[in-house]
Predicted 3D model of a 365-nucleotide RNA (Bacterial RNase P class A) from a Gammaproteobacteria bacterium. NCBI's taxonomy places the organism under Bacteria, Pseudomonadati, Pseudomonadota, Gammaproteobacteria. Its mean pLDDT, the model's own confidence on a scale to 100, is 76. Rfam family: Bacterial RNase P class A. Rfam classes the family as a ribozyme.

RNA sequence: CGAGUUGGCUGAACAGUCGCUAUAUCUUUGAGAUGUAGAGGAAAGUCCGGGCUCUAUAGGGCAAGGUGCCAGAUAACUUCUGGGAGGCGCGAGCCUACGGAAAGUGCCGCAGAAAAUAUACCGCCGAAACACGCUAGUCGUGCUGGUAAGGGUGAAAUGGUGCGGUAAGAGCGCACCGCGCUGGUGGUAACAUCAGUGGCAUGGCAAACCCCACCUGGAGCAAGACCAAAUAGGGGAACUGGCAGCGUAAGCUGCCGAGUGUGGCCCACACUGUUCCCGGGUAGGUCGCAUGAGGUGCGCGGUGACGUGUAUCCCAGAUGAAUGACUGUUCUCGACAGAACCCGGCUUAUAGGCCAACUCCUUUU
Numbered sequence: 001c002g003a004g005u006u007g008g009c010u011g012a013a014c015a016g017u018c019g020c021u022a023u024a025u026c027u028u029u030g031a032g033a034u035g036u037a038g039a040g041g042a043a044a045g046u047c048c049g050g051g052c053u054c055u056a057u058a059g060g061g062c063a064a065g066g067u068g069c070c071a072g073a074u075a076a077c078u079u080c081u082g083g084g085a086g087g088c089g090c091g092a093g094c095c096u097a098c099g100g101a102a103a104g105u106g107c108c109g110c111a112g113a114a115a116a117u118a119u120a121c122c123g124c125c126g127a128a129a130c131a132c133g134c135u136a137g138u139c140g141u142g143c144u145g146g147u148a149a150g151g152g153u154g155a156a157a158u159g160g161u162g163c164g165g166u167a168a169g170a171g172c173g174c175a176c177c178g179c180g181c182u183g184g185u186g187g188u189a190a191c192a193u194c195a196g197u198g199g200c201a202u203g204g205c206a207a208a209c210c211c212c213a214c215c216u217g218g219a220g221c222a223a224g225a226c227c228a229a230a231u232a233g234g235g236g237a238a239c240u241g242g243c244a245g246c247g248u249a250a251g252c253u254g255c256c257g258a259g260u261g262u263g264g265c266c267c268a269c270a271c272u273g274u275u276c277c278c279g280g281g282u283a284g285g286u287c288g289c290a291u292g293a294g295g296u297g298c299g300c301g302g303u304g305a306c307g308u309g310u311a312u313c314c315c316a317g318a319u320g321a322a323u324g325a326c327u328g329u330u331c332u333c334g335a336c337a338g339a340a341c342c343c344g345g346c347u348u349a350u351a352g353g354c355c356a357a358c359u360c361c362u363u364u365u
Base pairs, nucleotide, nucleotide: 002360003359004358005357006356007355008354009353010352012330013329014328015327016326017325018324020038021037022036023035024034025033026032027031040336044347045346047345048344049343050342051341052220053219054218055217059267060266061265062264064216065215066214067213068212069083070082071081072080073079084098085096086095087094088093099211100210104209105208106205107204108203121151122150123147124146125145130142131141132140133139134137159177160176161175162174163173164172178200179198180197181196182195183194184193185192186191224287225286226285227284234278235277236276237275238274239273241256242255243254244253245252246251258272259271260270261269294313295312296311297310298309299308300307301306331334
């Protein structure tokens, strides 16, 4: 100089005129004046988790769903941080759907001899037994037999490499690696490493069903609370029970049954009414609604996520939906894109500009 990796910031700026929303103060019949503030890093997706509100309990079980290496952070999580293992990259770094295949079931097409309690297509050996042939030799071939080292097919072929051995071969034997078992050392752990021992075999897929461990009531701001107003306190149907005691009666109590109770089923528990059809009225207003698991600076602790102490700040609350229009100047010539209860994440989109650290190639010193 060039090419990369990781992390972060910004998202046109300035000035003027008019306009919009909220809030505070002053004035005030309406309404006006002034001050302050006024869309995002993703506001998007509605994916995950919570705060909050309601549901009598959120109790037990089944089903269903979610997560899946270890240790931490957090209100919590499928998020994040650190570590381990496997894989990719020269490297900085990046990715992982990362519990279990000896509990069971299932799948591995085509090709290939054969794809899981396997086998011989081409080959190699042998001529010992039997048969045949001939050039009659301890020759050749066939069958029986031995073999899975070589070749072929395939993503994958029954541990791998090497040496010895054998008729030819084979863990047949040996060395190393691999695998199983037993122990030592380090580490909180996942794991790593060392030693001994055994010739030791039957591969993969659970992002297939399944098994194991842990977790999970439900509905949602159109939640919910309050105020005002109006209507027809409307009409009809089904189930609405039984027994016992007290009481003159009305009624009360207990037991059984029936029904209802914010995902499905059962049990517990609570309540005493529940369900269906027709018809009528209302659709208004206020709250919820922004001071928060809040932001920022500095110190301390921690590898880090983060925690803690202190100081400081208030940073949109609309409701058919508020920040727009015009003019001038500047240059990096402007992307993706608009809050609707709030917050922590994840995912997706993103023109241009800027910063920091690290890695590699080439050249020079």